[in-house]
Context: one part of a larger RNA
RNA sequence: GAACGAACGCUGGCGUCACGCCUAACACAUGCAAGUCGAGCGCUACCUUCGGGUGGAGCGGCGGACGGGGUAGUAACGCGUGGGAACAUACCCGUUUCUGCCGAAUAACUGUUGGAAACGACAGCUAAUGCCCGAUACGCCCUUUGGGGGAAAGAUUUAUCGCCGAGAGAUGGGCCCGCGUAGGAUUAGGUAGUUGGUAGGGUAAUGGCCUACCAAGCCCACGAUCCUUAGCUGGUUUGAGAGGAUGAUCAGCAACACUGGGACUGAGACACGGCCCAGACUCCUACGGGAGGCAGCAGUGGGGAAUCUUAGACAAUGGGCGAAAGCCUGAUCUAGCGAUGCCGCGUGAGUGAAGAAGGCCUUAGGGUUGUAAAGCUCUUUCAACGGUGAAGAUAAUGACGGUAGCCGUAGAAGAAGUCCCGGCUAACUCCGUGCCAGCAGCCGCGGUAAGACGGAGGGGACUAGCGUUGUUC
Numbered sequence: 001g002a003a004c005g006a007a008c009g010c011u012g013g014c015g016u017c018a019c020g021c022c023u024a025a026c027a028c029a030u031g032c033a034a035g036u037c038g039a040g041c042g043c044u045a046c047c048u049u050c051g052g053g054u055g056g057a058g059c060g061g062c063g064g065a066c067g068g069g070g071u072a073g074u075a076a077c078g079c080g081u082g083g084g085a086a087c088a089u090a091c092c093c094g095u096u097u098c099u100g101c102c103g104a105a106u107a108a109c110u111g112u113u114g115g116a117a118a119c120g121a122c123a124g125c126u127a128a129u130g131c132c133c134g135a136u137a138c139g140c141c142c143u144u145u146g147g148g149g150g151a152a153a154g155a156u157u158u159a160u161c162g163c164c165g166a167g168a169g170a171u172g173g174g175c176c177c178g179c180g181u182a183g184g185a186u187u188a189g190g191u192a193g194u195u196g197g198u199a200g201g202g203u204a205a206u207g208g209c210c211u212a213c214c215a216a217g218c219c220c221a222c223g224a225u226c227c228u229u230a231g232c233u234g235g236u237u238u239g240a241g242a243g244g245a246u247g248a249u250c251a252g253c254a255a256c257a258c259u260g261g262g263a264c265u266g267a268g269a270c271a272c273g274g275c276c277c278a279g280a281c282u283c284c285u286a287c288g289g290g291a292g293g294c295a296g297c298a299g300u301g302g303g304g305a306a307u308c309u310u311a312g313a314c315a316a317u318g319g320g321c322g323a324a325a326g327c328c329u330g331a332u333c334u335a336g337c338g339a340u341g342c343c344g345c346g347u348g349a350g351u352g353a354a355g356a357a358g359g360c361c362u363u364a365g366g367g368u369u370g371u372a373a374a375g376c377u378c379u380u381u382c383a384a385c386g387g388u389g390a391a392g393a394u395a396a397u398g399a400c401g402g403u404a405g406c407c408g409u410a411g412a413a414g415a416a417g418u419c420c421c422g423g424c425u426a427a428c429u430c431c432g433u434g435c436c437a438g439c440a441g442c443c444g445c446g447g448u449a450a451g452a453c454g455g456a457g458g459g460g461a462c463u464a465g466c467g468u469u470g471u472u473c
Base pairs, nucleotide, nucleotide: 001473002472003471004470006469007468008467009466010465013345014344015343017341018340019338020337021303026301027300028299030298031297032296035062036061037060040059041058043056044055045054046053047052069256071254078181079180080179081178082177083176084175087173092169095166096165099162101134103131109124110123111122112121113120114119140149141148142147154161155160182228183227184226189219190218191217194216195215196214197213198212199211200210201209231253232252233251234250235246236245237244238243258279259278260277261276262275281292282291283290284289309335311334312333313332317331318329319328320327321326348378349377350376351375358369359368360367361366382414384409385408386407387406388405392400417462418461419460420459421458422443423442424441428457429456430455431454432453438445439444
C1' cells in the first nucleotide's frame, strides 16, 4: 500500500447493487417449511333446480431420496483431473408385442369392549388401477438344447389418460484405476481376512464384500503405522510475476441431520421435518404408560467483540400432484432492519472590504481567521408536498406498489464530520501542567518558557465517513 462476512470509538443526508452467528454440530416456546389425485375405490355429511355440486376420514397411486440447511466427521479414490468395465436407472422420448378369464380378502363402516391419554382388541359387512390363482408369450429368463419358467388395470364428459412384456435412447447414478491433494521421525516398524489363490455365498454389478479350504504373504526411509489439524474444488485475496495466504456469499462434489446402531419400503434411502432399538435431555401422566428432535424460514435463551423481521406473495422462475381447473411450495421473488461493503449524488452557485464584529496572536504598529460571514443576485439536484403513473405479463393473472419514472409547488431551504500537526509524515503558536497528569507505531516526550501531555486559535489529510484494533499478502 492492498484486502476483509469484520469489531470498537466519534459522527451520520439520499439512492442502486451486494452482503449480514466466523463463537455453542449449544438448548429450543410458537407459527409456518410436502403434499396432491373423486378422470383408481367403496362409505359418509351437507346443499340441490333431482341433472348434480361441495366437503370428510379411509383404501389405493405418485411425490415425501428433489428442493432447503449447516460443515460435526473425513488426510480418504473424499475431492480435482484423465481414463476404465462387471452394472442398474421411476418419470421422459421413440420402436415393438399384449391388455382375454376368474377368485379370496381387508380398511373405512356397524356392534361389543380396553385405556387418563397415546393408541388399541374382538366379531360382522364391503370396493378398487390393492392382493392372488390358473390362461396366453413377439421379445425375455433358465437349460443337460429334450424342455422348463414368467405379465397386465382399468377410468371417463368417448376427446383421451392409463396398464403389461421386450429391446434402444436420454438423464441422473453405483463401482475400479493413473496422477495430484496438510504438519509431525521428540511417531520406525505395521498387518491374521491380514496378502494371494480355489470353491461358494451375497450384490444391480467387480471385488476378502463375506464364508470354507490352501499358500505365507502384503505395506514401509520415494516415510508405512501412529498422533495432530482440516470438508475438497471452481474460485477469493495479495503480488510485475513466480509464489504466499485463504475456501464467507455464488456454483460443483462429499459427508451429516439430538448421540450411537439397524434395517423396512422403494426405480432410488440405510431416509433432516419416515420406522425400530439403545442413550442423554425436555415435556405430559390418572404412575400403568406416552410424546419430542429448527445444522428448513422467522423467532427465543445462551455463548460472544459481533451478525437482521415470529413480514408479503405464489405475480414471475422453478418443483410436486392432477387429464385439466387447480392445490401445495419460508424453494423463489419481494419488502423490513444494519454506513457491513462497493459505487453514485448532495449538504448550494455567483458577487461581496486593503478587509465588519467576535476569537486568537502581537514587538501594541499590526497580523490572522478571511470572500470567510453579513448583504445583494440566482439555482432547486437529493429530500419534502401535490398530481400522474409504468415495464416486469404471449389472452387473463402484479406480492413488490400507487413503487420506479414523469409533471408541478415552495424555499438556501432539511443535510459534516473524523483523525492528525517532534522526526519518519502533509500541517505551529499561546495558555495550563511541572518525571505529575498524561502521550506513544518506532525513535522517544513530560523534572517551570513542552511545536510530543491537556485546552484554545490556526493549519494538514480524508470525507458520509474518519480513526483504532485484529487477520492475510